[in-house]
This is a predicted structure of a 1514-nucleotide RNA (small-subunit ribosomal RNA) from an uncultured deep-sea bacterium. Model confidence (mean pLDDT): 83 of 100. Rfam family: Bacterial small subunit ribosomal RNA. The sequence is in RNAcentral, with records from ENA, Greengenes and SILVA.

């Protein structure tokens, strides 16, 4: 430090999601040892027990028992226990320590000040004192009441309890004067007045008094006690910054805000309360709401920050819930007191206890959090002089991997690279030096001993010694030496002992992200953090091997922060990706020209304080290390206080003219309001002329017209809009403004430079304007036209089109306040290269003048330097460089909503979320591809033409049905006379029935075992096949043991499969299409996908060519090189041919080899020549020669690539799959079936013809298992026959149309041949299912075939007919051969299909794409709702517990006096306030509610087709 995911790809926006680090955690798996930490986050939810606050006898009085000893009369005494234990009065303490965070948004907290407005036990410290009476009360005794808990009486007692005098001193109020001063007071001297203290106890003691003889007075020391000064401690209360969200909470406030007089408190103060006064607080968020204890600090994070606030400190709250006070230095008090309220728990039913949010435990809650433990050694706390007591504070220990932290689970050697598992291309590779094996170690754990180490200081005792003392005693202050104390703990750590023994998992391996194969499973089981895997070859799913990573651990799950510059102070945006307010006009408010003085508030600098402690850093240091502890520093960016600096902001002051405005003088213009006015047209009336249609449409109807339309011509009436001018012209904030003309009006632009002097810019709430369409009242209505009516279209058509027509459109007041209100671009300022055109001013130079031209303002348009931008574009009129102000965004979709407010007559508008869902939505721009998108061009692609198909029969071939089977494959062009160049058996298959075989029907090896194989026949039984049995015969080399070869046979490796899977595959094939295209290297140009080249102008059949040109090359295609026709030449002369001679019936023969053919070779056509056009090109058009002319003509050749096209049934092939069968053999069927429906075909419907006779002309080809002549026999098919030929010889062979003659004379015929019946013929083991010809005899549909729709441009279509592959036989099919031989093509609108340029997209599985809405059906979450119900809170009222205060106090009561109806106090009433409860009304929040509305979400429903192309109506 990034990485994945939107797309075919890019780039950019912009969310998701990963890695990281952390936890008071939790859950899995799994678990050796230590050290140091941590451990109810949830119910501030109830608690059993038991233990957390007592201590002092050196502060009173009183005071047991057990037990032992000793006496006894045996009843009991005495002594020790013991002045002990418990209990009381009385002091201190209990306000600390410890818990928890509900509650609190506050002066709670945190930092800095203030107290001149206070208090502060215990300590310290100054300075005095510490005097002298006097009542009383617990405890204890008796009594009663009570279940208890506790109560009441009535007697007696003591104090360091209480209570009166007295008066230092301190306070209080007054006078008077001095000193600070913030001017409000403080301090401080003085005078005369008020008011108020005290307590003793204990050691030791010389002299001296008293004495109950204990003792006390006294002195002295200690330790109390009183006042008091100053301190430290701790608190109190004010006060500045800090300090969470919500405006869908804008107003809140009567003790409220202020005085003054009284109260009140330690103090200040409405802290109360009486009176006066009407104030206070708020957009710098008051007031309500919703959550939260705050901080040091913890976590992250470069940092800013951002999350948090356990543990440990600090500081607040709180103590079952509410209220209240009381003691006290201190509380409104966690283990204290009153009420009151809920909840337990005891009761004799009358009343009574009680608060674990101290420790430890229980119950519950819940994903979850330990022991009813030792000890007061140790620190620290309370109480005492002190010893000691008490501490669940605390110091250990137990429990649990909750964390961090060390160690350890062996170390060295060892290749046969064992075995075993995996994996394999079967070769091997992996686990792997790993393991066994040798040698070694001795941490930890275990054992046995050592170790009372350090962790202790301190108290008593003894001695020195300091002070006070009279004192050498007691006390005190310092040192010494001794004794004594240890929960952890027999712990740590240290020594010996044996022995490799007793110690490894988890998690993950498609990408991110580091680690790979194999079985198994087959959108199933499942994984999944995000993208995503699985549909039969899964590195993602489970399970093995390997392997990566972290290790007593490791994953999972939560939560925070990172990363995310994804709220941006650093540090982000608004033209199109979210996102400029519709426009202005101005409050607050931020911003602010120039010059100079002065200030020092901002800023800067320096210095004091303070910012506890830990913590984090750094440096040492101590536990063997480290964690962990300690010391010291350091930082701690903050706050105050000061002293200083003045650039530069800020405030004051005082100028200035540049920003801004005023003035004076020109000017332009649909710039606003109002009234007036004009011409054209539409429309309706009135009248004329005139007749039969008019209007509409894609085509038509609806509809107007014989009651006179349309059309003209006159003449009226009305309401709305202004034609040309007229224009990227003007004017206005914007919304918009259009004949003319008057009035009244805003604002602008030139030019002067006279005047003021910063008066400016922006602008939150605030006013205003504000298109259309709508709402109100009231007019107006030619023409348009929602909305309804008719007609058409249509599958439908609530529409688009056609006739009609209402509101509306106008006017006039008022209301709405929205728009793609868009330059999708907020306003002002400055700066920062230019061209070109326009409106309006103004200067100058020419010129009489128009005008031209340069220059300069203001402004509006196009192109553009630099920058900018994701890119598209922006570019002085910024989207550039900046600066100030305002507004708005923060993934999509729910949402231009729900709920509430607020405005409005409605409609509705502003203002505005959440659940819950996705993993994306989107921006620009690439390349396709596709448009009922454009421009060009092809092409029997249309069009001219000919002949057909689509109707009959019949043939085929396929769908469909049937069948035991009707084997299987092809399916739009590009399946359907295809695979089939030929199913009667056979072919021939998991077609079907039924018999059989199992190393096999066919290869190749092993073992073993007979034997030669071959072979003649043969028996039985069968439909065959097969099974069963019989005969016969042994081959070669031998080293005689056997070995080859062959074959039978048994086993056992294997064999075989036209099973599957073309969607695992090669091969080959069609297709698009013989279209002109498909790409590359290298530049160059773009962040980048990609572009360019390949486009562009011309041209061709063609990316052919030529010429421009950021391209210059190349490649595979195109042509062109091969073939075969056409023409020549030269070889060649049989089987060919025959001109001359000879010759036959005959090229028959004999001669020749010119011709024609044969078959090799050549040659010939190249736009080569010529004219014209064309860019001097390139080619085009025409001519001329010539056999052929512009790729001569046909083949043959088929580019990157589509299309999971077709073929596993040609072959080949993975993988799966069968294996006495899906293999292999036989028989018979059966593929040939038929209500029907395509397809491709033949033969026809006749006279351009049948039919009968006669007759003529070919190419190509095939042939020995062949072809088969002549001759003869049959009506005929053919059959007997046997020359001839392996073929330019001989055969097949007859070509046919055609010519010539005759009939037939338009009809179901002498057309047509289907059916059928009869008898042959021939192949062929076999012709019934089921050939194929023949003769007789039958004579059937059919008289040119509806929408539709193929082929064909010249030797072509059309017609004739010939031969051949296949084949024993079967062609109407197929592939070839020749003969006769046309019509047509203007042309490229339209149809198809292609090209190649553009151009729009919201498609890329590419239009057969995508996608929208409604309904049906499930399942979420939300609103709305008659209403319930709970919560919390506002007012009114009612009540009225304990309590303080107040006032009564006739009842009580000791101390005090003036002795009383005293003073003072309790009891008791009462009165204000007040918790809980209670009526009543409102308010907010929340759960739920029949019904109901929308919303998302779902698998391949239903209707339609709205959007995306000109999406078929932009």
């Nucleotide at each position: 430090a990034g990485a994945g995911u939107u797309u075919g790809a890019u780039c950019c926006u912009g969310g998701c999601u990963c890695a990281g680090a952390a936890c008071g955690a939790a859950c899995g798996c799994u678990g050796g040892c230590g050290g140091c930490a941590u451990g109810c986050c949830u119910a501030a939810c109830a608690c059993a027990u038991g233990c957390a606050a007592g201590u002092c006898g050196c502060g009173c009085g009183a005071g047991a028992a057990a037990g032992u000893u000793c006496c006894u009369u045996c009843g009991g005494g005495a002594g020790c226990g013991a002045g002990u234990a418990a209990a009381g009065c009385g002091g201190c303490g209990c306000a600390c320590g410890g818990g928890u965070g509900a509650g609190u948004a506050a002066c709670a907290u945190g930092u800095g000040g203030g107290u001149a407005a206070u208090c502060u036990u215990c300590c310290c410290u100054u300075a005095a004192g510490u005097c002298c009476g006097g009542a009383a009360u617990a405890a204890c005794u008796c009594u009663u009441c009570g279940a208890a808990a506790g109560a009441a009486g009535a007697g007696c007692u003591a104090a360091u309890a209480c209570c009166a005098g007295a008066g230092a001193g301190a306070c209080c109020a007054c006078g008077a004067g001095a000193a600070c001063u913030u001017c409000g007071g403080u301090u401080u001297u003085u005078g005369a007045g008020g008011u108020u203290a005290a307590a003793g106890a204990u050691g030791g003691g010389g002299a001296c008094c008293c004495u109950u003889c204990g003792g006390g007075g006294c002195c002295u020391a200690u330790c109390g006690c009183u006042u008091u000064u100053g301190g430290a401690u701790g608190a109190g209360c004010c006060c500045g910054c800090a300090c969470a969200c919500u405006a869908u909470u804008a107003g809140c406030u009567a003790g409220u805000u202020g005085g003054u007089g009284a109260g009140g408190u330690a103090a200040c103060g409405g802290c109360u309360u009486a009176c006066c006064a009407a104030g206070g607080c708020u957009c710098u968020g008051a007031u309500g709401g919703u959550u939260a204890g705050c901080u040091g600090g913890u976590c992250u994070g470069a940092g800013a920050g951002g999350a948090u606030g356990g543990c440990c400190a600090g500081c607040c709250a709180c103590a079952c819930u509410g209220g209240a006070a009381c003691u006290g230095a201190g509380a409104c008090a966690c283990g204290g007191u009153c009420c009151a309220g809920a909840c337990u728990c005891c009761u004799a039913c009358g009343g009574g206890a009680g608060g674990c949010a101290g420790c430890a435990g229980u119950g519950g809650g819940g994903a979850a959090u330990u022991u009813u433990g030792g000890a007061c050694a140790a620190u620290g706390g309370g109480g005492g002089c002190a010893a000691c007591c008490c501490u669940g504070a605390u110091c250990c220990a137990g429990c649990a991997a909750u964390g961090c932290c060390g160690c350890g689970u062996g170390a060295g050697u060892g290749a046969a690279g064992a075995a075993g598992g995996c994996c394999u291309u079967c070769g091997g590779g992996u686990u792997g030096u790993a393991a066994a094996u040798c040698u070694c170690u001795g941490u930890c754990a275990g054992u046995a001993g050592g170790g009372a180490a350090a962790a202790a200081a301190g108290u008593a005792u003894u001695c020195u010694u300091c002070g006070a003392u009279a004192a050498u005693a007691a006390c005190u202050u310092a040192g010494a030496a001794u004794c004594c104390u240890g929960a952890u703990g027999g712990u740590a750590c240290c020594u010996g002992c044996a022995g490799a023994g007793g110690a490894a998992g988890a998690g993950g391996c498609g990408g991110c992200u580091a680690a790979c194969u194999c079985u198994g499973u087959g959108c199933c089981a499942g994984c999944a953090g995000c993208c995503g895997c699985g549909g039969u070859a899964a590195u993602a799913c489970a399970g093995a091997g390997g392997c990566c990573u972290c290790a007593a651990g490791c994953g999972u799950u939560g939560u925070u922060c990172g990363g995310a510059a994804u709220u941006a102070u650093u540090g982000g945006g608004c033209g199109u990706a979210a996102a400029g307010g519709g426009a202005g006009u101005g409050u607050a408010g931020g911003u602010g020209g120039u010059u100079a003085u002065u200030u020092a508030a901002g800023u800067c600098a320096g210095a004091u304080g303070u910012g506890a402690a830990a913590g984090u850093c750094c440096u040492g240091g101590g536990c063997u290390u480290a964690a962990c502890c300690c010391a010291g520093g350091a930082a701690g960016u903050g706050c105050a206080u000061u002293u200083g600096a003045u650039a530069c902001u800020g405030a004051a002051u005082a100028g200035c003219u540049g920003g801004a405005g005023u003035g004076c003088g020109a000017g332009a213009g649909a710039g606003g309001a109002a009234g007036g006015u004009g011409g054209a047209a539409u429309u309706c009336c009135c009248a004329g002329u005139g007749u039969a249609g008019g209007a509409g449409u894609g085509a038509a109807a609806u509809c107007c017209g014989u009651a006179g339309a349309u059309a003209u011509u006159g003449g009226g009436a009305g309401g709305a809009a202004u034609a040309c001018c007229g224009a990227u012209g003007g004017c206005g904030a914007a919304g918009g403004c259009a004949g003319c003309u008057u009035u009244c009006u805003g604002g602008c632009u030139c030019g002067c430079a006279a005047c003021u002097g910063a008066c400016a810019c922006u602008g939150a709430g605030a006013c205003u304007c504000g298109a259309a369409a709508g709402c109100g009242u009231g007019g107006g209505u030619a023409g348009c036209a929602a909305a309804c009516a008719g007609g058409a279209u249509u599958a439908g058509a609530u529409a688009c089109c056609c006739u009609g027509g209402u509101a509306g459109u106008c006017c006039a007041c008022g209301c709405u306040g929205u728009a793609a209100a868009c330059g999708a671009u907020g306003g002002a300022u400055g700066c920062u290269u230019g061209u070109u055109g326009u409106u309006g001013g103004g200067a100058g130079u020419g010129u009489u003048a128009a005008c031209c031209c340069u220059u300069u303002c203001a402004g509006u348009a196009a192109c553009g330097a630099a920058g900018c931008a994701a890119a598209c574009g922006c570019g002085u009129u910024a989207a550039g460089c900046a600066u100030c102000c305002c507004g708005c965004c923060u993934g999509g979709g729910g949402a231009u909503u729900a709920c509430g407010a607020u405005c409005g007559c409605a409609a509705g508008a502003u203002u505005a979320a959440a659940a819950c869902u996705c993993a994306a939505a989107g921006a620009a721009a690439u390349u396709g591809a596709c448009g009922g998108g454009g421009a060009c061009c092809c092409g029997c692609a249309c069009a001219a033409g000919c002949a057909g198909u689509g109707g009959a029969g019949c043939a085929u071939g396929u769908g469909g049905u049937u069948u035991a089977a009707u084997u299987c494959g092809a399916c739009g062009c590009a399946a359907c006379g295809c695979g089939a160049a030929g199913a009667a058996c056979c072919u021939c298959a998991u077609c079907c029935u039924g018999g059989u075989c199992u190393u096999g029907a066919c290869a190749u090896c092993c073992a073993c075992u007979a034997g030669a194989c071959c072979g003649c026949u043969c028996g039985g039984u069968g439909a065959a096949a097969g099974c069963c049995g019989g005969c016969u015969u042994u081959u070669c080399c031998u080293u005689c043991g056997g070995g080859a070869a062959c074959u039978g046979g048994u086993g056992g490796a294997c064999a075989g499969g036209u099973g599957c899977u073309g969607c695992a595959u090669g091969g080959c094939u069609g297709u698009c299409g013989u279209c002109a295209g498909c790409u590359c290297g290298u530049g160059u140009c773009g962040u980048g996908a990609g572009a360019u080249g390949u486009u562009g102008g011309g041209u061709u059949a063609a990316g052919u060519c030529c010429c421009g040109u950021a391209a210059c090359g190349a490649g595979c295609g195109c042509a062109a090189c091969c073939c075969a026709c056409g023409c020549c030449u030269c070889u060649u002369g049989u089987u060919g041919c025959c001109a001359a001679u000879a010759u036959u019936a005959a090229g028959u023969u004999a001669g020749g080899c010119a011709c024609u053919c044969u078959a090799g070779a050549g040659g010939g056509a190249c736009u080569g020549c010529c004219a014209g056009u064309g860019u001097u090109a390139a080619a085009c058009u025409g001519g001329a020669g010539g056999a052929g002319g512009g790729u001569g003509u046909g083949g043959a050749u088929g580019a990157c690539g589509u299309c999971a096209a077709g073929u596993c049934c040609u072959c080949a092939u993975g993988g799966c799959c069968c294996u006495u069968a899906u293999g292999a053999c036989c028989a018979g069927g059966g593929c040939u079936a038929c209500a029907c429906a395509c397809g491709u075909g033949c033969u026809a419907c006749a006279a351009u013809g049948g039919c009968g006779g006669a007759u003529a002309c070919a190419a190509a080809g095939g042939g020995u298992c062949g072809c088969g002549a002549a001759a003869c026999u049959g009506u005929g098919a053919a059959g007997u026959g046997a020359a001839g030929c392996c073929a330019a010889u001989c055969c097949c062979a007859a070509a046919a149309a055609g010519u010539c003659c005759g009939c037939c004379u338009c009809a179901g015929u002498u057309c047509g041949g289907a059916u059928u019946g009869a008898a042959g013929u021939c192949u062929g083991c076999a012709a019934c299912u089921c050939g194929a010809c023949u003769u007789c005899a039958u004579g059937a549909a059919g008289c040119u075939g509806g929408a539709a729709u193929u082929g064909c441009u010249a030797g072509u279509a059309a017609u004739c007919g010939c031969a051949g592959a296949u084949c024993a036989g079967a062609a109407u099919g197929c592939u070839g051969c020749g003969g006769u031989g046309a019509a047509u093509a203007c042309g490229u609108u339209c149809u198809c299909g292609g090209g190649u340029c553009u151009u729009g997209u919201a498609c890329a599985c590419a239009c057969c794409g995508c996608c929208c809405g409604u309904c049906a059906c499930a399942c979420c979450a939300c609103g709305a709702a008659a209403g319930u119900g709970g919560u919390u809170u506002g007012c009114a009222c009612c009540a009225g517990a304990a309590g303080u205060c107040g006032c009564c106090g006739u009842g009580c009561c000791g101390a005090c006096c003036u002795c009383g109806u005293g003073a003072g106090g309790c009891a008791g009433g009462u009165g204000c306030c007040c918790a809980a409860g209670g009526u009543g009304u409102g308010a907010g929040c929340u759960a739920u509610g029949a019904u109901u509305g929308g919303g998302g979400u779902g698998a391949a429903g239903u209707c339609g087709u709205a959007a995306c192309a000109a999406g078929g109506u932009a």